About this RNA:
A computed fold for a 109-nucleotide RNA from Pedobacter nutrimenti, annotated as SAM riboswitch aptamer (S box leader). NCBI's taxonomy places the organism under Bacteria, Bacteroidota, Sphingobacteriales, Sphingobacteriaceae, Pedobacter.
[in-house]
RNA sequence: AACUUAUCCAGAAAGACAGAGGGAAGGGCCCUAUGAAGUCUUAGCAACCUGUAUCCUACCUAUAGAUAUAAGGUGCUAAUUCCUCUCCUGAAAAGGAGAAAGAUAAGAU
Numbered sequence: 001a002a003c004u005u006a007u008c009c010a011g012a013a014a015g016a017c018a019g020a021g022g023g024a025a026g027g028g029c030c031c032u033a034u035g036a037a038g039u040c041u042u043a044g045c046a047a048c049c050u051g052u053a054u055c056c057u058a059c060c061u062a063u064a065g066a067u068a069u070a071a072g073g074u075g076c077u078a079a080u081u082c083c084u085c086u087c088c089u090g091a092a093a094a095g096g097a098g099a100a101a102g103a104u105a106a107g108a109u
Stems, first nucleotide, its partner, number of pairs: 001109001003107006013042005021031003026084003043077003048073003051069005081101001085098005
């Protein structure tokens, strides 16, 4: 780098440095000198993978499954992945279903 599978309306921020951008792209709409991006420190959220504990099944063990935990590997801490495309309902506002693209994890090449 491309591929496969799963998830994406929940949740969780302070400080220091720095100084104008940021929200993936176009458009919209937002955030931002009451301080953007970035870096660092500390804290937190979550439970994808590993670990640990308990339970269930079982003749026994292992596997599988359920629950808990949060030690390790990631991830995340404005707005639904902020919205956008297609179809359906609707006078509209809006709602429902699906896709594309993207993000994250695990796997495999």

It was read from a public genome assembly, where an Rfam model found it.